This is a predicted structure of a 149-nucleotide RNA (FMN riboswitch aptamer (RFN element)) from an uncultured bacterium. It was read from a public genome assembly, where an Rfam model found it.

RNA sequence: UCGCGCGUCCCGGGGUCGGUGUAAUUCCGAACCGGCGGUGUAGCCCGCGACCCGACUACCUCGUGUAGUCGGUGGAUUCGGUCAACCGCGUUCGCUAGAACGUGGCCAUCCGAAGCCGACGGUUAAAGUCCGGAUGGGAGGAGACGCGC
Repeated sequence: UCGCGCGUCCCGGGGUCGGUGUAAUUCCGAACCGGCGGUGUAGCCCGCGACCCGACUACCUCGUGUAGUCGGUGGAUUCGGUCAACCGCGUUCGCUAGAACGUGGCCAUCCGAAGCCGACGGUUAAAGUCCGGAUGGGAGGAGACGCGC
């Protein structure tokens, strides 16, 4: 340093003002927010998770139950600019691996601009932001210990 095991800890942000109205933090105008891994620094590139649906297995208090496994579903971006990395060619050095410089190709999450998206249940009125399942689940992250290389 890597792999495996074991246990511990950690891990989601955001509604304010005005308008209409009997009633809206839900509509309208203006606001605000962005889980985890990868990739060059990413809500909208790839993948994962949450929510939801189904099948199977186990258990019991036998249910619209709980847990596990597997499968399914699963939102949203363009334009302009610029380099790195990578690839090609040339020159020089080394003449083995390769390196430096020049040049071309390709290209960003960077810079600028304009957009877009956001589970389910509840609610005097329609919710990314309020309340709830949730002191939950889970992608994942960081130490410690043991074993192996």
Its Rfam family is "FMN riboswitch aptamer (RFN element)". Its family is annotated with FMN binding in the Gene Ontology.
The coordinates come from a structure-prediction model, not an experiment, and the mean pLDDT is 81.
The model forms 100% of the base pairs in the Rfam consensus.